[in-house]
Formats: sequence, structure tokens, C1' cells
RNA sequence: GCCGACGUAGCUCAAUGGUAGAGCACAGCUUUCGUAAAGCUGAGGUUGUGGGUUCAAUUCCCACCGUCGGCU
Repeated sequence: GCCGACGUAGCUCAAUGGUAGAGCACAGCUUUCGUAAAGCUGAGGUUGUGGGUUCAAUUCCCACCGUCGGCU
């Protein structure tokens, strides 16, 4: 230099055009003599950045940034 994949909650990951979710972690509550475990509830998001298409974009298109892999 060329090609490809990926970027979503603190972490690991879903959601293939129509209200962004789960597990773990965190906070509170229940349970216990107490702790752990278990159960319930809650909080936490400019979906990497900027544009485009669309009534509507995490999703489709383009550029850039970053990570990983392959080729030279």
C1' cells in the first nucleotide's frame, strides 16, 4: 500500500428499516442471628465521528477514526 471483519450500557454480547435489550457488575429491598447464595425492583445509551437515502436508520450507502486478521 491492497482486501476483509468488527465498533451498541462499566464488561461480554443481542437487536438485518418501525418505542434499543439480555447476562454479569452497580444501588435498594425481601429472606438470614449475621454473611454468602437466592429472589424482586431500580439506575445506567448522542448505537465510534460526520454526511447521504427514507415518513422513519443500530440496521441501507459514502467518507473518516480506531481495533483485529489476511496479502504484498